Model confidence (mean pLDDT): 80 of 100. Predicted 3D model of a 72-nucleotide RNA (transfer RNA) from a Minisyncoccota bacterium. Its Rfam family is "tRNA". Rfam links the family to the GO term triplet codon-amino acid adaptor activity. Rfam classes the family as a transfer RNA.
RNA sequence: GCGGGAGUAGCUCAGUUGGUAGAGGAUCACCUUGCCAGGUGUCGGUCGGAGGUUCGAGUCCUUCCUCCUGCU
Numbered sequence: 001g002c003g004g005g006a007g008u009a010g011c012u013c014a015g016u017u018g019g020u021a022g023a024g025g026a027u028c029a030c031c032u033u034g035c036c037a038g039g040u041g042u043c044g045g046u047c048g049g050a051g052g053u054u055c056g057a058g059u060c061c062u063u064c065c066u067c068c069u070g071c072u
Base pairs, nucleotide, nucleotide: 001071002070003069004068005067006066007065011024012023013022019055028041029040030039031038032037048064049063050062051061052060
C1' cells in the first nucleotide's frame, strides 16, 4: 500500500425486509434463607465520529478514527 472482519448499556452480545433500541450479567433496593443460593423490582445508551438518502437510519451511501486479521 491492497483486501476481509469488528465497533450497540461499566462488561459479553443480539437486533433477520429501514418502522417504539433489547437480552444475559453487573449495580442498587426489597423479599426469602443457617450457609451456598433463589425471587421481585430498579438503574441504565447522543448505536465509534461527521455528512448524505428517506416521512422514518443501529440497519442503506460517502468519508474519517480505533482494534483484529490476510496479502505484499